The part of an RNA shown here (small-subunit ribosomal RNA, central domain) has 350 nucleotides and comes from a metagenome. Model confidence (mean pLDDT): 89 of 100. The full RNA is in RNAcentral, with records from SILVA.

[in-house]
Context: one part of a larger RNA
C1' cells in the first nucleotide's frame, strides 16, 4: 500500500457554501508527458536460479551461463488518459411566460381564551382530590354582565397536505426578499460533479447586558400520600419561557439511510404545472414533468425490510468503522464570560 464494511450489529460529518485535491460529454486536427514496442546503455562481487567442475557425499567451494520484474537513453506506435487549438449542444447556466407554497426579514392590525383591576348585581361559600388538606372568600370571594389594561399563543380551515439545504416554518394584511416547478428551446457553449482544511447556517437548554412577565413553570415553600416520600397527586412560585442585541454551537441535529450521474417490471392516492380528447361548460379519461405516501417484481439483505423517492446495478467525490469496559474520560492544544465544546489516547481488565 493492499481488505471487508457503514438502515436496526461499530460505522453518514447536524445542514449548506466553496479552497486545495481527486474525478469528468460529443466531433476533428495537433502533440507524444502517462501507456505500448524494439534497440542500446547501466543494474558491482557475494548471493539466487541453471550447467560443470573440486574436496570419498554433502554442507562448503570453484568456472560459465540466466535472472536482476528497475533506471537512462534513442528510434518507433497512437486507441485510451493527459496537454495545445478548433467546432458542438444532450450536462451546467441565463432570458422569456406562468402559476403554486405556515421559505425568510420588517412594520401594521384582529379575534377566542386567559390574568389583574373597577362598576353593576348577588351571598356563602369557592377551590381541590382517589379521598383530603394546605390555599382563596364576610375588607364580599366563586357563579353572572359590562367596561379597561395587559402578555402570550394562533381553535376550525388542517390533510395520509405545502415550504426550507439543515435546524425548522402556521391568525389577517403590507412592503422587502430567497429558493424549486412548469412551458418555450431564444442566448451561452462543458462554464460541470464531490470536496481536506476554511466560512456561514444550526432546536431545546444554558450564558451576559436591556427590557417584558398573563399563563405555564426547573429551584424553592406549604399540603397530602407512604414505613420514609428529598417523587407520583394538590396549592403556591423564582429563575426561564417572550423581545432587542451578543455569546453557546450541542440533539434520538433520524429516513438511526452523505452528495452526484446514468440504468433496472407494475398498481394506487395525493400536491403543484404542462399538453390531447370530449363536451356549451365542469367532471370524467389520456398523455407528461417535478414532489410526495402505500403496495408490489426481478434483485439485494443476517434477517427485519428495501425495493424508479433502493437498502437494486455501476461509476465519481467526500465522511466514518475495526471486539466490550476503562471513555468520549485523562493529558496537551484550540474555542467559550462560564457551562463546557471540538480534537483525543494509554496502563489495567474481560
Nucleotide at each position: 500500500c493492499u481488505g471487508g464494511g457503514c438502515g436496526u450489529a461499530a460505522a453518514g460529518g447536524g445542514u449548506c457554501c466553496g479552497u486545495a485535491g481527486g474525478c469528468g460529454g460529443c466531433c476533428g486536427a495537433u502533440u507524444a508527458a502517462g501507456u505500448c514496442g524494439c534497440g542500446c546503455g547501466u543494474g558491482a562481487a557475494a548471493g539466487c536460479c541453471c550447467c560443470a567442475g573440486g574436496c570419498u557425499c554433502a554442507a562448503c567451494u570453484u568456472g560459465g551461463g540466466g535472472a536482476g520484474u528497475g533506471c537512462g537513453u534513442g528510434c518507433g506506435a497512437u486507441a485510451c488518459u493527459g496537454g495545445u487549438c478548433g467546432g458542438c449542444u444532450u450536462g451546467g447556466g441565463g432570458g422569456c411566460a406562468g402559476g403554486a407554497g405556515a421559505g425568510g426579514c420588517a412594520a401594521g392590525c384582529g379575534g377566542a381564551a386567559c390574568g389583574u383591576u373597577g362598576c353593576a348585581a348577588g351571598u356563602a361559600g369557592c377551590g381541590g382530590u382517589g379521598a383530603a388538606a394546605u390555599g382563596c372568600a364576610u375588607u364580599g370571594a366563586u357563579a353572572u354582565g359590562c367596561a379597561a389594561c395587559g402578555g402570550a399563543a394562533c381553535a376550525u380551515c388542517g390533510a395520509u397536505g405545502g415550504c426550507g439545504a439543515a435546524g425548522g416554518c402556521a391568525g389577517c394584511u403590507u412592503g422587502c426578499u430567497g429558493g424549486a416547478c412548469u412551458g418555450u428551446u431564444c442566448c451561452u457553449g462543458a462554464c460541470g460533479c464531490u470536496g481536506a482544511g476554511g466560512g456561514a447556517c444550526g432546536a431545546a437548554a444554558g450564558c451576559c447586558a436591556g427590557g417584558g412577565u398573563a399563563g405555564c413553570g426547573a429551584a424553592c415553600g406549604g399540603g397530602a400520600u407512604u414505613a420514609g416520600a428529598u417523587a407520583c397527586c394538590c396549592c403556591g412560585g423564582u429563575a426561564g419561557u417572550c423581545c432587542u442585541g451578543g455569546c453557546c454551537g450541542u440533539a434520538a441535529a433520524c429516513g438511526a439511510u452523505g452528495g452526484g450521474u446514468a440504468c433496472u417490471a407494475g398498481g394506487u392516492g395525493u400536491u403543484g404545472g404542462g399538453g390531447g380528447u370530449a363536451u356549451c361548460g365542469a367532471c370524467c379519461c389520456c398523455c407528461u414533468c417535478a414532489g410526495u405516501g402505500c403496495c408490489g417484481c426481478a434483485g439485494c439483505u443476517a434477517a427485519c425490510g428495501c425495493a424508479u423517492u433502493a437498502a437494486g446495478u455501476a461509476c465519481c467525490c467526500c465522511g466514518c468503522c475495526u471486539g466490550g469496559g476503562g471513555a468520549g474520560u485523562a493529558c496537551g492544544a484550540c474555542c467559550g464570560c462560564a457551562a463546557g465544546g471540538u480534537u483525543g489516547a494509554a496502563a489495567c481488565u474481560c